Predicted 3D model of a 500-nucleotide part of an RNA (small-subunit ribosomal RNA, 5' domain) from an uncultured bacterium.
The RNAcentral record of the full RNA draws on ENA.
Its Rfam family is "Bacterial small subunit ribosomal RNA".

[in-house]
Context: one part of a larger RNA
RNA sequence: GGACGAACGCUGGCGGCGUGCUUAACACAUGCAAGUCGAGCGGAAAGGCCCUUCGGGGUACUCGAGCGGCGAACGGGUGAGUAUCACGUGAGUAACCUGUCCCGGAGUUUGGGAUAACAGUGGGAAACUGCUGCUAAUACCGGAUGUUCCUGCUGUCUCGCAUGGGGUGGUGGGGAAAUGCUUUUGUGCUUCGGGAGGGGCUCGCGGCCUAUCAGCUUGUUGGUGGGGUGAUGGCCUACCAAGGCUUCGACGGGUAGCUGGUCUGAGAGGACGAUCAGCCACACUGGGACUGAGACACGGCCCAGACUCCUACGGGAGGCAGCAGUGGGGAAUCUUGCGCAAUGGGCGGAAGCCUGACGCAGCAACGCCGCGUGAGGGAUGACGGCAUUCGGGUUGUAAACCUCUUUCGUGCGGGGACGAUUGUGACGGUACCUGUAGAAGAAGCUCCGGCCAACUACGUGCCAGCAGCCGCGGUAAUACGUAGGGUCCGAGCGUUGUCC
Numbered sequence: 001g002g003a004c005g006a007a008c009g010c011u012g013g014c015g016g017c018g019u020g021c022u023u024a025a026c027a028c029a030u031g032c033a034a035g036u037c038g039a040g041c042g043g044a045a046a047g048g049c050c051c052u053u054c055g056g057g058g059u060a061c062u063c064g065a066g067c068g069g070c071g072a073a074c075g076g077g078u079g080a081g082u083a084u085c086a087c088g089u090g091a092g093u094a095a096c097c098u099g100u101c102c103c104g105g106a107g108u109u110u111g112g113g114a115u116a117a118c119a120g121u122g123g124g125a126a127a128c129u130g131c132u133g134c135u136a137a138u139a140c141c142g143g144a145u146g147u148u149c150c151u152g153c154u155g156u157c158u159c160g161c162a163u164g165g166g167g168u169g170g171u172g173g174g175g176a177a178a179u180g181c182u183u184u185u186g187u188g189c190u191u192c193g194g195g196a197g198g199g200g201c202u203c204g205c206g207g208c209c210u211a212u213c214a215g216c217u218u219g220u221u222g223g224u225g226g227g228g229u230g231a232u233g234g235c236c237u238a239c240c241a242a243g244g245c246u247u248c249g250a251c252g253g254g255u256a257g258c259u260g261g262u263c264u265g266a267g268a269g270g271a272c273g274a275u276c277a278g279c280c281a282c283a284c285u286g287g288g289a290c291u292g293a294g295a296c297a298c299g300g301c302c303c304a305g306a307c308u309c310c311u312a313c314g315g316g317a318g319g320c321a322g323c324a325g326u327g328g329g330g331a332a333u334c335u336u337g338c339g340c341a342a343u344g345g346g347c348g349g350a351a352g353c354c355u356g357a358c359g360c361a362g363c364a365a366c367g368c369c370g371c372g373u374g375a376g377g378g379a380u381g382a383c384g385g386c387a388u389u390c391g392g393g394u395u396g397u398a399a400a401c402c403u404c405u406u407u408c409g410u411g412c413g414g415g416g417a418c419g420a421u422u423g424u425g426a427c428g429g430u431a432c433c434u435g436u437a438g439a440a441g442a443a444g445c446u447c448c449g450g451c452c453a454a455c456u457a458c459g460u461g462c463c464a465g466c467a468g469c470c471g472c473g474g475u476a477a478u479a480c481g482u483a484g485g486g487u488c489c490g491a492g493c494g495u496u497g498u499c500c
Base pairs, nucleotide, nucleotide: 001500002499003498004497006496007495008494009493010492013371014370015369016368017367018366019364020363021329026327027326028325030324031323032322035070036069037068040067041066043063044062047061048059049058050057051056077282078281079280087206088205089204090203091202092201093200096199097198098197101195102194103193104192105191106190107189108188109143110142111141112140118133119132120131121130122129123128149174150173151172152171153170154169155168156167157166158165159164180187181186208254209253210252215245216244217243220242221241222240223239224238225237226236227235257279258278259277260276261272262271263270264269284305285304286303287302288301307318308317309316310315335361337360338359339358343357344355345354346353347352374404375403376402377401384395385394386393408441410437411436412435413434414433415432419427444489447486448485449470450469451468455484456483457482458481459480465472466471
C1' cells in the first nucleotide's frame, strides 16, 4: 500500500447492486417449510342443487377420511466428524446397478381368496387400540402362453487385456401382465434389447504441522473352500502359510470438510476456502434395519441414552445444522413480511393443487459504485474571532447583499411500464416521465516534531498526559490540553484485529 462476512469511536442526505451468527453441531415457544391423483377403488363426512310425509331420499357440481399409485432419496440447512480414494485430476469396470424419459421387438390370457373404509360392540385420561360382520381395485395370490430372458448340460464360430468377452445352435428346468382407466382419442401394464442422464466399485498422481511420536500390525498380509452383495474384494467365516507397512516418515499426536476459486504479489510464491458453483459428510447422541429404482433416510420406523413437555400415574409426545422468530454465548450478524406473477420442482390427461426452493419487499454506511449538500457576481477587504513588531496581518469572496438554477430530497398534482408470445404481476401506482413551490432539507472525521502534507498563542510544569518507531513533558512545549489557523480524505473518517 492492498484486502475483509468484520467490530469499536465520532458522524451520517439519496439511489443502484451485493452481503449479513466467523462464537454455543447450545437449548428451543409459535406459525409455516411435501404433497398430489375421483382419468386406479369402494364410497359420501361437510358444502351446493333438487324432492320431502321433515324421519329422510336423490344428484356427483364436488369431496373429508380410507385402500391404492407416484413423490417424499429432489429441493433447503450446517461443517460436527473426516488426513480418508473424502476431494481434485486422469484412467479402468471382461466385476456392476439404474424409477421416470427416448428408440426398437414381443405380449397384454384364465381364475381365486382377502382386507381397510363402513356397520356393530368393547378397552383407554389421552396417544391409540381389540373383537365380530360386509365390500372394491391399476392392492394381493395361483394357472396358461412366452420372441427374447435367467439357469444346468452340450456343439460350433470368433475376438482379446490375465481371469475371460461376443455371436449362433441343440436339450432339460424356471420366470410376465391391468384390455385396467378414459372415452374416441389417448394413457397405462408385462418382458427383452439399446440410449440418455444418474450412481456404485477399483487404481495412478496431487494437496497440512509434528521425530520432545521409531518402530507398527493378528483379519493383520496372502492362499483355498464357503457365505454375502447389483458387483470385485478379509467385506465376513473355517482352515493353511507367515506375511504386510516403515527415515521416500509407517504408527502415534495436533489441526482441518475438499475443489472451482478469493486476497495479495511484476511474477514465482504466500495466505484463505464467507457469498456463488461442484463433490463429500451430518441431521438431539449412539446403534440398527425396513420400504423402495434409489436411503441405512433432516421434517420415516425400531432400540438405548441425555434433555423437554402432557398425564386421570396406568402410560404417552418431541427433535429449527429448513424460513421467520426466542433465550443463551459473544466485540458482532436482519422481518415471527408479501406472492406463487416469473424461473424451477412434485403430483395430475388437463384444469389445477402444493412449493419459507425461488421471486420480491423490510432492517443494517457491512461492502462496492454513482449523485447531492448549490452556481455566478460581490471589498469600506464589514462585524466578530485569532495572533500582532500596534503599522498592519489573517479568517476571507468567505459572509451579508444581488442575479440565477432545482439534480437529489420533500409537499401537492397528472401520466405510468418492461418483466407476460393466449390468460395470469407479489414487486407496485414501484421504476420512469411530467407540472408546481422554494437555496430551500443535507458535513463530517483524522492529523499538523521527523518518517508525513499541514504552525502560532495560551494553559500545564517529568505533573496531567501523548506515543506506530525514534521519542515528547522537569517554566518560553510547532510532540500534552484548549483556541485560532492549516493539511488529508469525504457520507464517511479514524482505531483495533487478521492476511499478503
Model confidence (mean pLDDT): 85 of 100.